[in-house]
This is a predicted complex of two RNAs, RNase P RNA and transfer RNA, with 495 nucleotides together.
């Protein structure tokens, strides 16, 4: 100084112009039930995307609808304690692996863990192998005993009975591991340590640790193979739901069909025209469409107190998109930032020398090394300052939140930190 | 908005956790005076990508890509 890892933030910044949604409010014009209010054009105020808005994986509001009560069936979760409305998240711890400096254990640091039961029952373990789970004997050791041959004996040969699993060999995996007694060879046969099992104390809220005794070992691996235990789960989603409602078309009523109902020129009186497949008023439905649901919320900033931590209590301050298929953008100028180079200067670093003195050691006189202080000097890194080419990511709210994974040029902070570095 | 499959050779599709096939396709002999047909061989594979259980993964599990289809 740094690749890299953990953790924790940040998401280009200001100005000018032009544009775009939403809210308010103005000002022009049109309809108009002449009140509210709609349309249209314009002008001003304020407002306007995120760490993921994404996928839609999980767990809640919240909204319709089902629902005595227990069962079976389905799906999820699974170490233990803790946050949280809630979770499969999150935090802490506990066991397991695995990675770091030194050969092995511990301590330490840093990572992953779908981490309940294999003695409730079924099942799988291919090939290779003698044997694959109440196992087995290929090669391989013995062959004390009986047997069989030689020998007078003493003994010695065979390797037939038959013992053995220590050695090889096969596999992920071979029915406890190492070292010693033993024995014919051997084997928890027996002993020591280690691991396995049980029992008991102690420590812990608990996972689970620690210690002390027995047991010679029975009990392989797989549950992200069925299963079984323990908890949880009704269904559908704001196109949810709620208010209001056109047209056309139905029904009613009462009017009227040339002896003229009503319209339309038209605001009002003449006047003129349309009219019978009329007209006019009411009904019920709940389409088009309009308005609520809709954003003030498990909020969001700070400050302070508990706790290790997530997180939680008070105190104080803030208002922050809400629209319909659906706006947050374009260009200019100035600035920051990246990567590679080229230059420059000595800030950090390094070196001489001079000072200056705590404190160690020597010793009464120099010397020696840190921190500072002055002068000279090197020039790799790293900071600065200048140039130069390009460049500034992922992506876009659609009822709302807690998470989770996914995508993301780069950036900074703090820890650890292979490795490289000039003098 | 809400859910459900598919990816395996050039194509199209198989494939109980245990050696990755099958037709067509393509090469190459044989057959014919030449081709096709036909027979006999041969070669080709990131099992869409990454992780995790297992001895062992195309299979199971998470996670992510592309693609396809349902209802409203």
């Nucleotide at each position: 100084c740094a690749a890299g890892c953990g953790c924790g933030g940040c998401a280009c910044g200001c100005g000018g112009c032009c544009g775009c949604g939403u809210u308010c409010u103005c000002c022009g014009u049109g309809c108009a039930u002449c009140g509210c209010g709609c349309g249209c054009g314009g002008g001003g105020a304020a407002u306007g995307a995120g760490g993921a808005a994404a996928g839609u994986c999980c767990g809640a509001g919240c909204a319709c609808g089902g629902c005595a009560g227990g069962a079976c069936a389905c799906g999820g979760u699974g170490g233990u304690g803790g946050g949280u409305a809630a979770c499969g998240c999150c935090c802490a711890c506990c066991c397991g692996c695995g990675g770091g400096a030194a050969a092995g254990c511990u301590c330490c640091c840093c990572g992953c863990g779908a981490g309940g039961g294999a003695c409730a029952g079924u099942g799988c373990c291919a090939c290779a192998g003698a044997g694959a789970a109440c196992a087995g004997a290929c090669c391989g050791c013995c062959g004390a005993u009986g047997g069989c041959c030689c020998g007078c004996g003493a003994g010695g040969g065979c390797g037939c009975a038959g013992g053995c699993a220590a050695g090889g060999g096969u596999g992920a995996a071979a029915c406890g591991g190492u070292g010693g007694g033993g024995u014919a060879a051997g084997a928890g046969c027996c002993c020591a340590c280690c691991g396995c099992c049980c029992c008991g104390c102690c420590g812990g809220u608990g996972a689970c640790g620690g210690c002390g005794g027995g047991g010679g070992c029975a009990c392989g691996g797989c549950a992200a193979a069925c299963c079984c235990c323990a908890c949880c789960g009704c269904g559908u989603g704001c196109a949810a739901g709620g208010u209001c409602g056109a047209a056309c078309a139905g029904c009613g009523u009462u009017c009227g069909c040339u002896c003229g109902a009503g319209c339309c020129c038209u605001g009002u009186c003449c006047g003129g025209g349309c009219g019978a497949u009329g007209a006019a008023c009411g009904c019920g439905g709940g389409u088009a469409g309009a308005c609520c649901g809709c954003u003030c919320g498990a909020g969001c900033c700070u400050c302070u107190c508990g706790g290790c931590a997530a997180c939680g209590g008070g105190g104080g301050g803030c208002c922050c998109a809400g629209a319909g298929a659906a706006a947050u953008g374009g260009c200019c100028g100035c600035g920051g930032c990246c990567a590679a180079c080229c230059g420059g200067a000595a800030g950090g670093u390094c070196c001489g020398c001079c000072c200056c003195g705590c404190c160690c050691c020597c010793g009464u006189c120099a010397a020696g090394a840190a921190c500072g202080g002055g002068c000279g000097g090197a020039a790799a890194c790293c900071a600065c300052c200048g140039g130069c080419c390009g460049g500034c990511a992922c992506a876009g709210a659609a009822c709302u939140c807690g998470g989770c994974u996914u995508a993301u040029c780069g950036c900074c902070g703090c820890g650890c930190g292979a490795g490289c570095g000039a003098a | 908005g809400c859910c459900g499959c598919c990816u395996u050779a050039g194509c199209u599709c198989a494939g109980u956790g245990g050696u990755a096939g099958a037709g067509c396709a393509g090469c190459g002999c044989u057959u014919u005076u030449g081709u096709a047909a036909a027979g006999c061989g041969c070669g080709g594979g990131u099992c869409g990508c990454a992780g995790g259980u297992u001895c062992a993964a195309g299979u199971c599990c998470u996670g992510u890509a592309g693609g396809c289809g349902g209802c409203u």

Description: Rfam match: Bacterial RNase P class A. It is annotated as a ribozyme. The coordinates come from a structure-prediction model, not an experiment, and the mean pLDDT is 77.